[in-house]
Annotation: A computed fold for a 1468-nucleotide RNA from a metagenome, annotated as small-subunit ribosomal RNA. It matches the Rfam family "Bacterial small subunit ribosomal RNA". Gene Ontology terms of the family: ribosome and structural constituent of ribosome. The sequence is in RNAcentral, with records from SILVA. Its mean pLDDT, the model's own confidence on a scale to 100, is 86.
RNA sequence: AGAGUUUGAUCCUGGCUCAGGACGAACGCUGGCGGCGUGCUUAAUACAUGCAAGUCGAGCGCAACUUUAUUUCGGUAAAGUUGAGCGGCGGACGGGUGAGUAACACGUGGGCAACCUGCCUCAUCGCCCGGGAUAACUGCCCGAAAGGGUGGCUAAUACCGGAUGCGGUGAUCUUGGGGCAUCCCAAGAUCACGAAAGAGAUUCGCGAUGAGAGGGGCCCGCGGCCCAUUAGCUAGUUGGUGGGGUAACGGCCUACCAAGGCGACGAUGGGUAGCCGGCCUGAGAGGGUGAACGGCCACACUGGGACUGAGACACGGCCCAGACUCCUACGGGAGGCAGCAGUAGGGAAUCUUCGACAAUGGGCGAAAGCCUGAUCGAGCGACGCCGCGUGAGGGAUGAAGGCUCUCGGGUCGUAAACCUCUGUCUUCGGGGACGAAACCUGACGGUACCCGAAGAGGAAGCCCCGGCUAACUACGUGCCAGCAGCCGCGGUAAUACGUAGGGGGCGAGCGUUGUCCGGAAUCACUGGGCGUAAAGGGUGCGUAGGCGGCUUGUUAAGUCUUGUGUGAAAUCUCCCGGCUCAACCGGGAGGGGCCAUGGGAAACUGGCAAGCUGGAGUGCCGGAGAGGGUCGCGGAAUUCCAGGUGUAGCGGUGGAAUGCGUAGAUAUCUGGAGGAACACCAGUGGCGAAGGCGGCGACCUGGACGGUAACUGACGCUGAGGCACGAAAGCUGGGGGAGCAAACAGGAUUAGAUACCCUGGUAGUCCCAGCUGUAAACGAUGAGCGCUAGGUGUUGUGGGUAUCGACCCCCGCAGUGCCGGAGUUAACGCAAUAAGCGCUCCGCCUGGGGAGUACGGUCGCAAGACUGAAACUCAAAGGAAUCGACGGGGGCCCGCACAAGCGGUGGAGCAUGUUGUUUAAUUCGAAGCUACGCGAAGAACCUUACCCGGGCUUGACAUCCCCUGACACCCCUAGAAAUAGGGUCUCUCUUCGGAGCAGGGUGACAGGUGGUGCAUGGUUGUCGUCAGCUCGUGUCGUGAGAUGUUGGGUUAAGUCCCGCAACGAGCGCAACCCCUACGUUGUGUUGCCAGCACGUUAUGGUGGGCACUCACAAUGGACUGCCGGUGACAAACCGGAGGAAGGUGGGGACGACGUCAAAUCAUCAUGCCCCUUACGUCCGGGGCUACAAACGUGCUACAAUUGCCGGUACAGACGGAAGCUAACCCGCAAGGGGGCGCGGAUCCGAGAAAACCGGUCCCAGUUCGGAUUGCAGGCUGAAACCCGCCUGCAUGAAGCCGGAAUCGCUAGUAAUCGCUGGUCAGCACACAGCGGUGAAUUCGUUCCCGGGCCUUGUACACACCGCCCGUCACACCACGAAAGUCGGUAACACCCGAAGCCGGUGGCCCAACCGCAAGGAGGGAGCCGUCGAAGGUGGGAUCGAUGAUUGGGGUGAAGUCGUAACAAGGUA
Repeated sequence: AGAGUUUGAUCCUGGCUCAGGACGAACGCUGGCGGCGUGCUUAAUACAUGCAAGUCGAGCGCAACUUUAUUUCGGUAAAGUUGAGCGGCGGACGGGUGAGUAACACGUGGGCAACCUGCCUCAUCGCCCGGGAUAACUGCCCGAAAGGGUGGCUAAUACCGGAUGCGGUGAUCUUGGGGCAUCCCAAGAUCACGAAAGAGAUUCGCGAUGAGAGGGGCCCGCGGCCCAUUAGCUAGUUGGUGGGGUAACGGCCUACCAAGGCGACGAUGGGUAGCCGGCCUGAGAGGGUGAACGGCCACACUGGGACUGAGACACGGCCCAGACUCCUACGGGAGGCAGCAGUAGGGAAUCUUCGACAAUGGGCGAAAGCCUGAUCGAGCGACGCCGCGUGAGGGAUGAAGGCUCUCGGGUCGUAAACCUCUGUCUUCGGGGACGAAACCUGACGGUACCCGAAGAGGAAGCCCCGGCUAACUACGUGCCAGCAGCCGCGGUAAUACGUAGGGGGCGAGCGUUGUCCGGAAUCACUGGGCGUAAAGGGUGCGUAGGCGGCUUGUUAAGUCUUGUGUGAAAUCUCCCGGCUCAACCGGGAGGGGCCAUGGGAAACUGGCAAGCUGGAGUGCCGGAGAGGGUCGCGGAAUUCCAGGUGUAGCGGUGGAAUGCGUAGAUAUCUGGAGGAACACCAGUGGCGAAGGCGGCGACCUGGACGGUAACUGACGCUGAGGCACGAAAGCUGGGGGAGCAAACAGGAUUAGAUACCCUGGUAGUCCCAGCUGUAAACGAUGAGCGCUAGGUGUUGUGGGUAUCGACCCCCGCAGUGCCGGAGUUAACGCAAUAAGCGCUCCGCCUGGGGAGUACGGUCGCAAGACUGAAACUCAAAGGAAUCGACGGGGGCCCGCACAAGCGGUGGAGCAUGUUGUUUAAUUCGAAGCUACGCGAAGAACCUUACCCGGGCUUGACAUCCCCUGACACCCCUAGAAAUAGGGUCUCUCUUCGGAGCAGGGUGACAGGUGGUGCAUGGUUGUCGUCAGCUCGUGUCGUGAGAUGUUGGGUUAAGUCCCGCAACGAGCGCAACCCCUACGUUGUGUUGCCAGCACGUUAUGGUGGGCACUCACAAUGGACUGCCGGUGACAAACCGGAGGAAGGUGGGGACGACGUCAAAUCAUCAUGCCCCUUACGUCCGGGGCUACAAACGUGCUACAAUUGCCGGUACAGACGGAAGCUAACCCGCAAGGGGGCGCGGAUCCGAGAAAACCGGUCCCAGUUCGGAUUGCAGGCUGAAACCCGCCUGCAUGAAGCCGGAAUCGCUAGUAAUCGCUGGUCAGCACACAGCGGUGAAUUCGUUCCCGGGCCUUGUACACACCGCCCGUCACACCACGAAAGUCGGUAACACCCGAAGCCGGUGGCCCAACCGCAAGGAGGGAGCCGUCGAAGGUGGGAUCGAUGAUUGGGGUGAAGUCGUAACAAGGUA
């Protein structure tokens, strides 16, 4: 410090996710030791038991006991202990918890001239005289108990009266001083009030007053949560006066008076929450948090209340009410762990009913001391942090074993074994502290620590290994089981699941989960944005607020500077030190505030004062304009009405129909009515803030602009709320209504057509008054000001030059457009009309969906508008640009693509292939084009893979090992054969080791046409013989990528030329190769025969020859080379000459980068999986040849350019030895006999056929056609039954030219005719070749199909066979509404009213004082009253839960219906 994830790829925006750190944690697996910390975050739920606050006899009386003394034996006295009681001090500290509290509760800084303070310290003074009770105790009584009542006795440092009064308090007066108001301080005078306590034996107490220290109370400034879908709140409320109350100010309380007080700088209400030092995180700013430790606050079962006291409204006190628990004799009582342990419950989860007061501290005491669950320690828990260990060195046959393997090896791995050592921890034995500042005293603790000994002995796991992210293989599994933080893995080869081996990380821990910060600049102060990604308010006016020109003076609030105070300790940082180190602990220093206060500075901001003119405004002059409103006027057109002319149609569409018209339409003419809108001018022209504004005139009226520089003197900008304006549609009331036209109706279209098209047509559109307040209200761009190159239009106006003048030209200002530089931007683009550079103010945004929805509120007559969520869900949703693909987008151009033409297919019969069906099997594959006479260049057996049956099991075939020496052939028997048995026969070579061959045996293995062509190689098809596909360097772009390859021409061609930020190159094209067309040369046998010769019935038969034909070679020839024209003088094209051939002469071979997971595991090869007495192998038979039906490809036809009969011609290429086979003979023929010749320019197959000549038939199911069937034969072959071919005779089916549709072909082509070959024993209508005869047509590129290039749009990229929307149906989820129902909370009104304080009080009662007494003073209970908790009643508010039903929303597998959107998406 970043990374993953949207895309085919890219850049950007943007969310989600990860890597880091932390924790009072929990869970899973695992667990050796020690130190230091830490441990109910939930039920402020309920609590058994024990303990947690007592102490003082030096305040007092009493009782019991012990000891001593004395004794008259009853006792007495002293000392001591114990017990309860009176009395004092302490139980307001210490300890716990965080419920409540949004508050002066807390933090920070101040104030009190408005206050209190026990114990402690200091100072001054004082402590005199009396009195009456009461508990304990004792008697009696009540009660179950708790407890209580009554009579009697008694003490005090308990209580009471009086005296004294330095000083104190209050009042009045006088004087002096001070202060921020009220006032304060000091001195003096008078009056009034008000004290005490002793004990003990030298100290502790007591009273008064003042001061201090420490502690507290009250007040104030500032600071720190969320919601505005909480906007108004307030009656003691705000203030005053009198009174009361308090330690003290104060509406704190009360009476009266006034009507105030608070609030967008967020009152009130609701929700949440103890606050802080700090802690976690972060570079910081910030964010989160408030365990432990420390400070403050609040609380103590819930609510209320006071008492006592220096202090409480009191955790282990009291009273009352309530809930709960316990006891009870049912009458009544008792209780409060949020103290320490502990229990139950809750919960994912949190400890011992331990030791000690030794230390520190606290209470009491004169002290000893007592008490102390504060505290100090120990225990439990890996809960955290820190430290240590589980050994160290050597050790290669790289052991065994595991895993893997290409079988060679690799790896675990110096790891182990083994050798040599060490002793931390551990174990045993011994010693043994510090902690204790005079003596004494140690819970911890026989602990820490030290010494000795023993022995590698007792001590390693957890997570991960697809990317992010460090670490890979095997097996299992087969979209199953499962994983997953995000992206995503798993559908038979999973580095992603599970296991194993190996590896990586951390280590007594490791992972997971949860939470917080970080990364996240993803709320942006530091530090973001708003044209198109989310985001500018529809527009203006303007309030508060924010911001604000130039000059001078002044002030000092902001600002800056320097002091002072404070910012507790702990924590943090630095330095030093102590535990062996560290964690931990100690000492010193530092840092920290939006704090307070003193001094200073005066530039800037602010305040005040004075001025200025540049901002802003006014005046004057001038013109421009669909700016607004009111009233009036005008013509064209549509429609309607009346009349005339006139006749059969009009209208409408892609084509029609509905509609109108013989009752006279349309057309045309005349006249009239009415409403709405204003052609031309008209223009990226004008005006307006926006919406918007368009005939002409008048009136009223707003704004802007140009010029001038007289006036004012900052008067300005923006603008939350607010107010006004605001298209269309819509609403209310009233008018109006020509045209147009939602709804509606009809006609068409269509599968449907509630649409698009047509005919009609009502609201509405128009006017008046009112409402609504929205919009793609858009420049998707808020307003204002300033600055920053240019060029070119246009509107208004001014100036200059020139001119007679108008133009033209030049220079300004204000508007409005285009182009473009810098700059900017993700890019597109913007670019003085900024989206550039700056300032000011406002509005708005923070992932997509849910949703602009719900609820609430405000507005509205309604429709609805404004404000505006959440649950849930997704890992994206987006912007711009790129490359493709696609378009019922465009342009250019090709192809038998269409058209033109010829012949076919589709109909028939047959052949053949396929589907389907059938079957024991009908083996398998091929599937649009690119499967279907395809793999099949040939299934009777074989082939053969299929079925049935019969056999074999190291096998039909290969290699290795052992044994034997034959096996086989031949014959016989059984059998369907394989096979089995028998008979005959009896091995070869050798260097003598053995080898070959065969049989038997053992196990390694063979074998598989079993699966996967979606694991593969190879081969092939197709786009397509289409003209394309790329690279290097350079350049452009952030980048994907572009350029080159585009453009202008041209070509069959990315062929060539020209141009050009490109220049070159490669694979393709073309050429090079083969065949063919012409010539030349060479060579002439088996070919040829012109001339010469011989011979024959005839024939190159023979001699001879190589001229010709021909054959085989070599070579030439054609290149737009030449001429003319066109073209840019190019490339090239057109025409011509010559030439056998002319512009690629014709044909073939040859197939770029790639596409289709195209085809093939059954040609072959091959990974993996599967079978192994079978999924292998052998044999016989059957099947692949089935047949209702459908399709493809063919053959033969339907006839007269034909058929049939007879005759006569002319090819090319090819084959031939298990072969082709001649002559000749036989047979009607197939064929048979025969056997010459030939491994071929020699012989044979071999008669070519159509054609031509002659004859015949005469339009008919025929002398067409030949299917089918019968009979008789032939051939091949072990074998023609299933299931071959051929021949003869006989039979003579369908069919008379073929619906929709569809195929081939552009010249020696189509069509037509025959010939040959491969396969093959035999079987050819198929296939591959060969030659013969030999056409027609092409205007042209609109359309169909395919393709190329450029361009355009795109929401497609699996790429249009794409994408995608909504209803409906089903399932699940969350939410809204809902008759209601249930509950919580806070108020309000009224009722009741406990305890208690306060106030009142007739009667009653009472020791202290007065009084002889009666009585008085004073007090008490009781009663009454105000207030008052809980409770009750009531109507509302608010929040939550639930609710038949209902509403939409989200998600889900390949459901249903349509096709809305993305291309002109087929109606933009």